RNAcentral holds the sequence, with entries from ENA. Predicted 3D model of a 371-nucleotide RNA (Bacterial RNase P class A) from a Dehalococcoidia bacterium. Its Rfam family is "Bacterial RNase P class A". Rfam classes the family as a ribozyme. Its mean pLDDT, the model's own confidence on a scale to 100, is 77. Taxonomically the source falls in Dehalococcoidia (Bacteria, Bacillati, Chloroflexota).

[in-house]
RNA sequence: CAGGUAAACCGGGUGACCGCUCCGAUUACAUCGGGGAGGAAAGUCCGAGCUCCACCGGGCAGGGGGCUGGGUAACUCCCAGGCCCCGGCACCGAAAGGUGCUGGGGACGGAAAGUGCCACAGAAACACACCGGCCGCCCCAGGCGACCAAGGGUGAAAUGGCGAGGUAAGAGCUCACCGCUCCGAUGGCGACAUCGGAGGCAGGGCAAACCCCCUCCGGAGCAAGACCAAAUAGCGGGGAAGAGGACGCCCGGCCUCGUUAGGACCCCCGGGUAGGUCGCUUGACCCUGAUGGCAACAUCAGGGCUAGAUAGAUGGUCACCGCCCCGACACUGUCGGGGUACAGAACUCGGCUUACAGGUUUGCUUGGCCA
Repeated sequence: CAGGUAAACCGGGUGACCGCUCCGAUUACAUCGGGGAGGAAAGUCCGAGCUCCACCGGGCAGGGGGCUGGGUAACUCCCAGGCCCCGGCACCGAAAGGUGCUGGGGACGGAAAGUGCCACAGAAACACACCGGCCGCCCCAGGCGACCAAGGGUGAAAUGGCGAGGUAAGAGCUCACCGCUCCGAUGGCGACAUCGGAGGCAGGGCAAACCCCCUCCGGAGCAAGACCAAAUAGCGGGGAAGAGGACGCCCGGCCUCGUUAGGACCCCCGGGUAGGUCGCUUGACCCUGAUGGCAACAUCAGGGCUAGAUAGAUGGUCACCGCCCCGACACUGUCGGGGUACAGAACUCGGCUUACAGGUUUGCUUGGCCA
RNA backbone atom coordinates (compact mmCIF):
# COMPACT_ATOMS: atom_id res chain seq x y z
C1' C A 1 0.00 0.00 0.00
C1' A A 2 -3.76 -3.56 -1.44
C1' G A 3 -7.14 -7.59 -0.07
C1' G A 4 -10.00 -10.70 3.44
C1' U A 5 -12.60 -11.14 8.06
C1' A A 6 -15.21 -9.69 12.93
C1' A A 7 -17.48 -5.65 15.51
C1' A A 8 -19.34 -0.50 16.20
C1' C A 9 -21.28 4.14 14.03
C1' C A 10 -23.41 7.06 9.81
C1' G A 11 -26.36 5.80 5.78
C1' G A 12 -28.28 11.90 3.33
C1' G A 13 -28.43 17.78 3.56
C1' U A 14 -30.23 22.97 2.11
C1' G A 15 -33.77 26.26 -0.42
C1' A A 16 -38.33 27.38 -3.29
C1' C A 17 -43.32 26.02 -4.95
C1' C A 18 -47.46 22.75 -4.53
C1' G A 19 -49.98 18.75 -1.69
C1' C A 20 -51.49 15.29 2.71
C1' U A 21 -52.05 14.57 8.09
C1' C A 22 -52.05 15.54 13.78
C1' C A 23 -52.03 19.38 17.76
C1' G A 24 -52.99 24.55 19.32
C1' A A 25 -55.06 29.58 18.52
C1' U A 26 -61.58 28.52 18.26
C1' U A 27 -67.26 24.95 17.53
C1' A A 28 -66.49 24.87 12.03
C1' C A 29 -64.16 27.09 7.20
C1' A A 30 -60.11 30.14 5.82
C1' U A 31 -55.46 31.75 8.04
C1' C A 32 -51.16 31.47 11.38
C1' G A 33 -47.73 28.60 14.51
C1' G A 34 -45.61 23.78 15.98
C1' G A 35 -44.91 18.23 14.84
C1' G A 36 -44.99 14.05 11.16
C1' A A 37 -41.69 6.59 9.17
C1' G A 38 -36.34 2.78 11.22
C1' G A 39 -31.50 0.64 12.45
C1' A A 40 -33.73 -2.72 11.22
C1' A A 41 -40.24 -0.14 11.42
C1' A A 42 -39.02 -6.82 8.65
C1' G A 43 -39.38 -12.12 10.82
C1' U A 44 -43.36 -13.12 14.76
C1' C A 45 -38.37 -16.38 17.42
C1' C A 46 -38.14 -15.19 23.07
C1' G A 47 -39.48 -11.96 27.35
C1' A A 48 -42.65 -8.44 29.57
C1' G A 49 -46.08 -3.91 30.45
C1' C A 50 -51.41 -3.62 29.68
C1' U A 51 -56.64 -5.94 29.03
C1' C A 52 -60.27 -9.87 29.94
C1' C A 53 -61.52 -14.70 32.07
C1' A A 54 -64.55 -14.74 40.58
C1' C A 55 -60.87 -17.73 43.66
C1' C A 56 -57.40 -21.47 46.49
C1' G A 57 -54.56 -26.05 46.96
C1' G A 58 -52.57 -30.82 45.14
C1' G A 59 -51.37 -34.20 41.06
C1' C A 60 -50.70 -35.95 35.89
C1' A A 61 -49.60 -34.58 30.98
C1' G A 62 -47.25 -30.92 27.94
C1' G A 63 -43.62 -27.16 27.05
C1' G A 64 -39.04 -24.06 28.15
C1' G A 65 -34.08 -23.70 30.32
C1' G A 66 -29.08 -26.12 31.82
C1' C A 67 -20.84 -24.09 33.76
C1' U A 68 -20.34 -20.09 38.01
C1' G A 69 -21.39 -15.23 39.87
C1' G A 70 -23.72 -10.61 38.80
C1' G A 71 -27.33 -7.09 35.86
C1' U A 72 -32.50 -6.46 34.47
C1' A A 73 -39.54 -5.50 34.98
C1' A A 74 -38.33 -10.23 32.85
C1' C A 75 -35.85 -13.44 29.29
C1' U A 76 -33.29 -18.53 25.70
C1' C A 77 -30.90 -11.41 26.63
C1' C A 78 -26.41 -8.48 28.58
C1' C A 79 -21.64 -8.26 31.71
C1' A A 80 -17.60 -10.53 34.24
C1' G A 81 -15.20 -15.07 35.29
C1' G A 82 -14.20 -20.69 34.81
C1' C A 83 -13.37 -24.82 31.61
C1' C A 84 -13.03 -26.83 26.55
C1' C A 85 -11.94 -26.17 21.20
C1' C A 86 -9.55 -23.50 16.79
C1' G A 87 -5.50 -20.01 15.22
C1' G A 88 -0.96 -16.58 15.72
C1' C A 89 3.73 -15.12 18.32
C1' A A 90 7.68 -16.18 21.91
C1' C A 91 9.96 -19.70 25.23
C1' C A 92 10.91 -24.86 27.68
C1' G A 93 11.34 -30.19 26.43
C1' A A 94 14.60 -36.05 23.27
C1' A A 95 9.41 -36.64 22.35
C1' A A 96 4.47 -36.73 23.86
C1' G A 97 3.42 -32.24 25.53
C1' G A 98 3.71 -27.69 28.50
C1' U A 99 4.11 -22.11 29.90
C1' G A 100 3.10 -16.85 28.80
C1' C A 101 0.72 -13.12 25.66
C1' U A 102 -3.09 -12.52 22.08
C1' G A 103 -7.61 -13.10 18.25
C1' G A 104 -12.08 -16.11 17.53
C1' G A 105 -15.88 -19.91 18.89
C1' G A 106 -18.89 -23.03 22.48
C1' A A 107 -26.40 -26.12 22.08
C1' C A 108 -21.10 -25.86 28.49
C1' G A 109 -25.80 -31.00 33.64
C1' G A 110 -25.43 -36.75 32.94
C1' A A 111 -22.60 -41.82 28.26
C1' A A 112 -20.39 -45.77 35.23
C1' A A 113 -29.34 -46.15 35.25
C1' G A 114 -31.34 -48.17 30.70
C1' U A 115 -32.53 -48.40 25.30
C1' G A 116 -30.76 -46.91 20.52
C1' C A 117 -27.47 -45.17 16.23
C1' C A 118 -22.29 -44.80 13.92
C1' A A 119 -23.98 -45.46 6.30
C1' C A 120 -19.97 -46.70 2.85
C1' A A 121 -15.00 -48.30 3.12
C1' G A 122 -12.47 -51.62 6.30
C1' A A 123 -10.23 -57.86 9.15
C1' A A 124 -13.00 -55.36 12.73
C1' A A 125 -17.10 -49.77 14.86
C1' C A 126 -18.33 -53.54 21.93
C1' A A 127 -13.44 -55.89 18.63
C1' C A 128 -13.30 -61.99 13.83
C1' A A 129 -6.42 -59.75 10.79
C1' C A 130 -6.27 -57.49 4.31
C1' C A 131 -0.75 -56.28 3.81
C1' G A 132 2.60 -57.55 7.36
C1' G A 133 6.13 -59.28 12.00
C1' C A 134 8.28 -63.73 14.61
C1' C A 135 8.99 -69.15 15.42
C1' G A 136 8.59 -74.39 13.82
C1' C A 137 7.85 -77.99 9.89
C1' C A 138 7.46 -79.34 4.62
C1' C A 139 6.92 -81.66 -1.43
C1' C A 140 10.48 -74.55 -0.44
C1' A A 141 8.99 -68.11 -6.46
C1' G A 142 5.17 -71.57 -2.27
C1' G A 143 2.24 -74.25 1.60
C1' C A 144 0.72 -75.71 6.73
C1' G A 145 0.62 -74.77 12.16
C1' A A 146 1.03 -71.56 16.48
C1' C A 147 1.62 -66.42 18.36
C1' C A 148 0.96 -60.76 17.50
C1' A A 149 -1.99 -56.05 17.23
C1' A A 150 3.73 -52.42 17.86
C1' G A 151 4.30 -50.97 11.70
C1' G A 152 1.18 -50.14 6.89
C1' G A 153 -3.83 -49.86 4.70
C1' U A 154 -9.57 -48.35 5.30
C1' G A 155 -12.25 -44.57 7.73
C1' A A 156 -14.97 -38.87 10.83
C1' A A 157 -13.34 -42.20 14.53
C1' A A 158 -9.61 -48.47 15.30
C1' U A 159 -7.87 -51.89 22.38
C1' G A 160 -4.89 -43.58 25.72
C1' G A 161 0.26 -40.74 24.00
C1' C A 162 5.97 -40.35 23.84
C1' G A 163 10.51 -42.68 25.30
C1' A A 164 13.08 -46.72 27.52
C1' G A 165 13.19 -51.79 29.09
C1' G A 166 11.44 -56.52 27.98
C1' U A 167 9.98 -60.32 24.22
C1' A A 168 10.71 -65.48 19.37
C1' A A 169 8.21 -61.06 17.56
C1' G A 170 4.90 -57.79 20.22
C1' A A 171 1.42 -55.54 23.76
C1' G A 172 0.55 -51.01 30.28
C1' C A 173 3.62 -56.67 29.80
C1' U A 174 7.03 -53.31 33.20
C1' C A 175 9.05 -48.35 34.38
C1' A A 176 9.59 -42.66 34.27
C1' C A 177 6.74 -38.52 32.20
C1' C A 178 1.93 -36.64 30.08
C1' G A 179 -3.36 -37.89 30.16
C1' C A 180 -7.52 -40.23 33.10
C1' U A 181 -10.12 -41.90 37.90
C1' C A 182 -10.42 -41.59 43.22
C1' C A 183 -8.88 -39.46 48.07
C1' G A 184 -6.81 -35.40 50.97
C1' A A 185 -4.79 -30.30 51.87
C1' U A 186 -4.67 -25.07 50.47
C1' G A 187 -6.98 -20.78 47.80
C1' G A 188 -11.67 -18.89 45.86
C1' C A 189 -18.97 -16.65 47.09
C1' G A 190 -18.55 -20.25 43.13
C1' A A 191 -17.60 -22.75 38.49
C1' C A 192 -12.68 -24.39 39.43
C1' A A 193 -7.11 -23.98 40.21
C1' U A 194 -2.51 -25.65 42.60
C1' C A 195 0.06 -29.34 45.42
C1' G A 196 0.50 -34.28 47.52
C1' G A 197 -0.89 -39.48 47.56
C1' A A 198 -3.07 -44.09 45.53
C1' G A 199 -4.47 -46.79 41.08
C1' G A 200 -2.37 -49.80 35.03
C1' C A 201 -6.88 -47.40 34.12
C1' A A 202 -14.16 -48.25 33.44
C1' G A 203 -12.10 -50.03 24.68
C1' G A 204 -14.61 -44.52 21.52
C1' G A 205 -18.38 -40.83 19.64
C1' C A 206 -23.59 -39.12 19.49
C1' A A 207 -28.39 -37.10 24.51
C1' A A 208 -29.20 -30.45 18.32
C1' A A 209 -31.28 -39.38 19.84
C1' C A 210 -35.24 -41.53 23.40
C1' C A 211 -34.05 -40.97 28.34
C1' C A 212 -32.19 -39.58 33.63
C1' C A 213 -31.18 -35.29 37.13
C1' C A 214 -32.13 -30.15 38.61
C1' U A 215 -35.19 -25.95 37.74
C1' C A 216 -39.21 -22.75 35.69
C1' C A 217 -44.25 -22.22 33.45
C1' G A 218 -52.61 -20.26 34.03
C1' G A 219 -55.04 -19.10 29.21
C1' A A 220 -56.15 -15.80 25.35
C1' G A 221 -54.66 -11.54 23.17
C1' C A 222 -55.33 -4.22 20.95
C1' A A 223 -59.11 -8.04 15.57
C1' A A 224 -57.48 -7.59 23.89
C1' G A 225 -61.13 -4.75 26.12
C1' A A 226 -64.63 -0.41 27.77
C1' C A 227 -68.60 2.89 26.41
C1' C A 228 -72.41 5.18 23.13
C1' A A 229 -75.94 4.93 19.24
C1' A A 230 -78.90 2.10 15.85
C1' A A 231 -81.44 -2.18 13.98
C1' U A 232 -83.87 -7.02 14.20
C1' A A 233 -87.43 -12.23 14.59
C1' G A 234 -87.19 -16.00 18.05
C1' C A 235 -93.99 -17.95 23.36
C1' G A 236 -87.45 -21.95 17.16
C1' G A 237 -85.56 -27.30 18.13
C1' G A 238 -82.88 -30.76 21.42
C1' G A 239 -80.34 -32.34 26.06
C1' A A 240 -80.78 -31.69 31.15
C1' A A 241 -80.79 -32.34 37.38
C1' G A 242 -77.47 -30.41 38.05
C1' A A 243 -74.48 -26.69 35.75
C1' G A 244 -70.72 -22.88 35.68
C1' G A 245 -66.37 -21.08 37.98
C1' A A 246 -58.32 -18.27 34.04
C1' C A 247 -56.11 -24.20 32.12
C1' G A 248 -55.48 -30.27 28.22
C1' C A 249 -57.13 -33.79 32.16
C1' C A 250 -58.11 -35.52 37.38
C1' C A 251 -59.07 -34.72 42.81
C1' G A 252 -60.41 -31.56 46.93
C1' G A 253 -62.05 -26.81 49.06
C1' C A 254 -64.96 -22.48 48.35
C1' C A 255 -68.47 -19.22 45.58
C1' U A 256 -72.71 -18.30 42.16
C1' C A 257 -77.07 -19.87 39.57
C1' G A 258 -80.77 -23.71 38.79
C1' U A 259 -83.95 -28.13 39.82
C1' U A 260 -89.28 -30.65 35.06
C1' A A 261 -88.39 -26.39 31.63
C1' G A 262 -91.30 -20.04 28.06
C1' G A 263 -86.19 -20.48 32.87
C1' A A 264 -79.24 -21.90 35.17
C1' C A 265 -75.92 -24.32 31.67
C1' C A 266 -74.57 -26.94 26.84
C1' C A 267 -75.49 -27.96 21.47
C1' C A 268 -78.08 -26.95 16.73
C1' C A 269 -81.25 -23.82 13.19
C1' G A 270 -82.76 -18.85 11.85
C1' G A 271 -82.54 -13.23 12.14
C1' G A 272 -80.28 -8.04 13.17
C1' U A 273 -75.82 -4.85 13.59
C1' A A 274 -70.47 -4.45 11.19
C1' G A 275 -71.54 2.82 12.75
C1' G A 276 -68.98 6.13 16.35
C1' U A 277 -65.75 7.39 20.73
C1' C A 278 -61.99 5.63 23.95
C1' G A 279 -57.95 2.28 24.40
C1' C A 280 -53.79 5.59 21.12
C1' U A 281 -48.97 7.53 23.07
C1' U A 282 -45.43 10.79 29.37
C1' G A 283 -42.72 5.85 28.54
C1' A A 284 -39.29 -0.16 33.08
C1' C A 285 -38.62 7.00 27.70
C1' C A 286 -34.40 10.20 25.69
C1' C A 287 -29.97 13.65 26.50
C1' U A 288 -26.02 15.82 29.77
C1' G A 289 -23.23 15.66 34.29
C1' A A 290 -21.66 13.59 39.14
C1' U A 291 -20.96 9.26 42.37
C1' G A 292 -20.34 3.77 42.90
C1' G A 293 -18.85 -0.61 40.08
C1' C A 294 -13.49 -4.28 36.03
C1' A A 295 -18.18 -4.19 33.40
C1' A A 296 -23.32 -4.91 32.27
C1' C A 297 -25.66 -1.33 35.10
C1' A A 298 -27.55 1.45 39.54
C1' U A 299 -28.47 6.12 42.32
C1' C A 300 -28.82 11.43 42.32
C1' A A 301 -29.17 16.36 39.88
C1' G A 302 -30.48 19.23 35.62
C1' G A 303 -32.73 19.54 30.77
C1' G A 304 -36.35 17.59 26.73
C1' C A 305 -41.51 15.95 24.70
C1' U A 306 -39.71 13.66 19.68
C1' A A 307 -45.97 10.40 14.46
C1' G A 308 -50.86 8.63 16.17
C1' A A 309 -53.14 7.17 10.84
C1' U A 310 -58.01 3.93 10.22
C1' A A 311 -58.30 1.30 3.38
C1' G A 312 -54.72 3.64 6.32
C1' A A 313 -51.15 10.58 6.17
C1' U A 314 -45.55 11.40 6.73
C1' G A 315 -45.33 13.20 -0.38
C1' G A 316 -44.31 15.49 -5.60
C1' U A 317 -41.39 18.92 -8.84
C1' C A 318 -37.03 22.03 -9.59
C1' A A 319 -32.10 23.70 -8.23
C1' C A 320 -27.63 23.27 -5.44
C1' C A 321 -24.53 20.33 -2.19
C1' G A 322 -22.52 15.60 0.11
C1' C A 323 -20.92 10.48 -1.16
C1' C A 324 -19.73 6.61 -5.12
C1' C A 325 -18.44 4.97 -10.33
C1' C A 326 -16.74 6.06 -15.46
C1' G A 327 -14.43 9.33 -19.19
C1' A A 328 -11.54 13.66 -20.62
C1' C A 329 -8.17 17.52 -19.29
C1' A A 330 -4.51 22.55 -18.27
C1' C A 331 -4.41 16.86 -12.66
C1' U A 332 -3.89 17.07 -4.35
C1' G A 333 -8.21 20.36 -9.14
C1' U A 334 -11.93 21.28 -13.30
C1' C A 335 -15.72 19.64 -16.70
C1' G A 336 -19.25 15.99 -18.54
C1' G A 337 -22.28 11.55 -17.87
C1' G A 338 -24.51 7.96 -14.61
C1' G A 339 -25.89 6.39 -9.70
C1' U A 340 -27.17 7.02 -4.35
C1' A A 341 -28.54 0.67 -0.44
C1' C A 342 -32.14 -2.51 2.72
C1' A A 343 -36.61 -0.74 3.15
C1' G A 344 -42.61 1.98 5.37
C1' A A 345 -45.07 2.84 12.08
C1' A A 346 -50.68 0.54 13.28
C1' C A 347 -50.87 -0.62 21.70
C1' U A 348 -45.90 -0.05 23.81
C1' C A 349 -41.09 -1.66 25.37
C1' G A 350 -36.18 -5.07 26.29
C1' G A 351 -33.64 -8.67 23.18
C1' C A 352 -32.48 -12.27 19.17
C1' U A 353 -32.39 -13.37 13.84
C1' U A 354 -32.39 -11.77 8.72
C1' A A 355 -31.55 -7.67 4.60
C1' C A 356 -28.32 -3.57 3.24
C1' A A 357 -25.05 0.57 -2.48
C1' G A 358 -21.52 3.50 -0.05
C1' G A 359 -18.52 5.93 3.98
C1' U A 360 -15.71 6.23 8.89
C1' U A 361 -13.23 3.75 13.11
C1' U A 362 -10.98 -0.45 15.75
C1' G A 363 -9.01 -5.62 16.28
C1' C A 364 -7.11 -9.96 13.77
C1' U A 365 -5.09 -11.93 9.32
C1' U A 366 -2.91 -12.67 3.87
C1' G A 367 0.25 -10.65 0.05
C1' G A 368 3.69 -6.83 -1.82
C1' C A 369 7.34 -2.79 -0.97
C1' C A 370 10.84 -0.10 2.26
C1' A A 371 13.97 0.28 6.66